RNAcentral holds the sequence, with entries from ENA and Rfam. Transfer RNA from Paenibacillus albilobatus, 72 nucleotides, folded computationally. The organism belongs to Paenibacillus, within Bacteria.
[in-house]
């Protein structure tokens, strides 16, 4: 410099253009002498940024950042 991949809750990841999920993890109660394990209910997210197409965008398109792997 060129090209590839990944960015979604506190962590690790799903999400085929139509209400943003799962698991741990964290709160709370029930249980236990207590802790821990189970049980059951709960909090938590401007999907990196910033524009574009669409009634509609986490998904499409375009630039930028950040990690990363390749080439030169």
């Nucleotide at each position: 410099c060129c090209g590839g991949a990944u960015g979604u809750a506190g962590u690790g990841c799903a999400g085929u253009g139509g209400u943003a999920g799962c698991a741990c993890a964290c709160u709370u109660g029930c249980c236990u002498u207590g802790g821990g394990a189970g049980c059951a209910a709960g909090u938590g997210g401007u999907c990196g940024c910033a524009g574009g197409u669409u009634c509609g965008a986490g998904u499409c398109c375009u630039g930028c950042c950040a990690u990363u792997c390749g080439g030169a």
Its Rfam family is "tRNA". Rfam classes the family as a transfer RNA.